[in-house]
Context: one part of a larger RNA
RNA sequence: UGACGGGGACCCGCACAAGCGGUGGAACAUGUGGUUUAAUUCGAUGCAACGCGAAGAACCUUACCUGGACUUGACAUGUUAGUGUAAGCCCGAUGAAAGUCGGGCCUUCUGCGAGCUUGCUCAAAGACACUAUCACAGGUGGUGCAUGGCUGUCGUCAGCUCGUGUCGUGAGAUGUUGGGUUAAGUCCCGCAACGAGCGCAACCCCUGUCCUUAGUUGCCAGCACGUAAUGGUGGGGACUCUAAGGAGACUGCCUGGGAUAACCAGGAGGAAGGUGGGGAUGAUGUCAAGUCAGUAUGUCCCUUAUGUCCAGGGCUACACACGUGUUACAAUGGCCGGUACAAUGGGCUGCAAACCUGCGAGGGUAAGCCAAUCCCAAAAAACCGGCCCCAGUUCAGAUUGGAGUCUGCAACUCGACUCCAUGAAGGAGGAAUCGCUAGUAAUCGCGGAUCAGCACGCCGCUUGUAAU
Numbered sequence: 001u002g003a004c005g006g007g008g009a010c011c012c013g014c015a016c017a018a019g020c021g022g023u024g025g026a027a028c029a030u031g032u033g034g035u036u037u038a039a040u041u042c043g044a045u046g047c048a049a050c051g052c053g054a055a056g057a058a059c060c061u062u063a064c065c066u067g068g069a070c071u072u073g074a075c076a077u078g079u080u081a082g083u084g085u086a087a088g089c090c091c092g093a094u095g096a097a098a099g100u101c102g103g104g105c106c107u108u109c110u111g112c113g114a115g116c117u118u119g120c121u122c123a124a125a126g127a128c129a130c131u132a133u134c135a136c137a138g139g140u141g142g143u144g145c146a147u148g149g150c151u152g153u154c155g156u157c158a159g160c161u162c163g164u165g166u167c168g169u170g171a172g173a174u175g176u177u178g179g180g181u182u183a184a185g186u187c188c189c190g191c192a193a194c195g196a197g198c199g200c201a202a203c204c205c206c207u208g209u210c211c212u213u214a215g216u217u218g219c220c221a222g223c224a225c226g227u228a229a230u231g232g233u234g235g236g237g238a239c240u241c242u243a244a245g246g247a248g249a250c251u252g253c254c255u256g257g258g259a260u261a262a263c264c265a266g267g268a269g270g271a272a273g274g275u276g277g278g279g280a281u282g283a284u285g286u287c288a289a290g291u292c293a294g295u296a297u298g299u300c301c302c303u304u305a306u307g308u309c310c311a312g313g314g315c316u317a318c319a320c321a322c323g324u325g326u327u328a329c330a331a332u333g334g335c336c337g338g339u340a341c342a343a344u345g346g347g348c349u350g351c352a353a354a355c356c357u358g359c360g361a362g363g364g365u366a367a368g369c370c371a372a373u374c375c376c377a378a379a380a381a382a383c384c385g386g387c388c389c390c391a392g393u394u395c396a397g398a399u400u401g402g403a404g405u406c407u408g409c410a411a412c413u414c415g416a417c418u419c420c421a422u423g424a425a426g427g428a429g430g431a432a433u434c435g436c437u438a439g440u441a442a443u444c445g446c447g448g449a450u451c452a453g454c455a456c457g458c459c460g461c462u463u464g465u466a467a468u
Base pairs, nucleotide, nucleotide: 019436020435021434022433023432026327027326028325029324030323031322032321033320034318035317042053043052064313065312066311067310068309069308070307073136077135078134080132081131082130083129084128088105089104090103091102092101093100094099109126110125113122114121115120116119138302139301141300142299143298147296149291150290151289152287154285159198160197161196162195163194164193165174166173167172178189179188180187204279205278206277207276209247210246211245212244213243214242215241219236220235223234224233225232250273253267254266255265256264257263329429333388334387335386336385337384338383345376346375347374350369351368355364356363357362395426400421401420402419403418404417405416406415445461446460447459448458
């Protein structure tokens, strides 16, 4: 100077408390450990690994295993020699394929020159391909404790420093401490300090109110036309909305408190009030934190293999243990019928209406749409009516049998979905433990990325709406 204390003072945080809903018990999904395996590829390991890398393992992916093949190589640049029909295309044998062996078609690259029958032949050199050779390629092989870059974390916590001056022999101190105040080292006052920088805040984006401009594909108040009905048509720019520009909030005003300060409490006006709400933004540093498997890269190692190609298998195993989720255990419910109300998004190898067909997943045909135009698209919970009457049930849906649909060369290992049948555990979950302070928790559905197909995960969006 730090660190630490079951020392002290002050303060903050869903840290406790107050509440609401979960996890821990069940079944299933998913990740991990362990075990097994020819292989179950690798990494991530307290918080800060474990629905993580992976925004999607049937083949591919794929790095693993077994087997079959290749050796200048799947890919790059160059060297030397040889061959050639530039390149390219087809067939056969063998084979699981890769490959290996053999055959055929194509006269069709540029042309320094030479011969000459003037349009033919030969042909240096170049380009290209193949064969051989040499340099080399290649490596998801090791080392994240050799590294760059990127990332997590403490933590969006309020801190971390510098120049000059002063003090101290010096390490260092001071400033940055103190009195107030703030979300904040925010600001005020004081002070051997005076200033400054990185952080804080503001500047950026979305959202909440209003205005202006612009009205098509959006809208429809008023005026017409028309329909069974519909902004359907003429028309209109008022309104909604769209998307560009502006206004608006600054403790600006009032009262009180306070050191007459900073600021605090209340009030007015206002769509919004004291950072309005949300996002992006992450200081100096910490953890030899994570990543050599995203890429880059030092060094070490492999070089007829630790490289490359292919088929099949594996990553999906299963006495068990843990994490994260989904569905439930029911009446604030389940089932049946009827009837409303969204937003974000996506669409040409695409989204697909309507119609026909099938109990259904789906199939057939096909209009429209490169989309504020058409489509995905039905929002669901809610509301209205009916049934069930507390039971392992008209709860719950695992598991299994059968029959199918779709994608795709291909659903056996190992896809999703549909129908019929089956109908397991589960009676609200021990110790323990997690999230959340408002349009939030809890609840309801919808969309998207990845993607041929596959979502209980992830990323978003609305509906409706608490308690403390």

Description: A computed fold for a 468-nucleotide part of an RNA from an uncultured bacterium, annotated as small-subunit ribosomal RNA, 3' major domain. The coordinates come from a structure-prediction model, not an experiment, and the mean pLDDT is 83.